Model confidence (mean pLDDT): 86 of 100. The RNA shown here (c-di-GMP-I-GGC riboswitch aptamer) has 77 nucleotides and comes from Candidatus Brocadia pituitae. The sequence was found by an Rfam model in a public genome assembly. The organism belongs to Candidatus Brocadia, within Bacteria.

[in-house]
RNA sequence: UUUGAAAAGGGCAAGCCAACCGUGAGGUUGGGACGCAAAGCCAUGGGUCUUCCAUGAAGACAGCCAGGUUGCCAUAU
Numbered sequence: 001u002u003u004g005a006a007a008a009g010g011g012c013a014a015g016c017c018a019a020c021c022g023u024g025a026g027g028u029u030g031g032g033a034c035g036c037a038a039a040g041c042c043a044u045g046g047g048u049c050u051u052c053c054a055u056g057a058a059g060a061c062a063g064c065c066a067g068g069u070u071g072c073c074a075u076a077u
Stems, first nucleotide, its partner, number of pairs: 001076001003074002011036002016031006034063001040069003044066003047061006
């Protein structure tokens, strides 16, 4: 650097439920597991969604796709 998730040690946590925050998309905490080899982080490009004084502006989604960046183990070079 590439590839992979067989092994080892592990990690994260969808839907749903409860409480709280937000006009809303949605978010936080706890429970809970559909899944994930980056389901770690980043709103850069696209996309989807929300709000408004609406042909524009503000916002949400990183578990929608692409990209950037960091990383455990193992194989190969």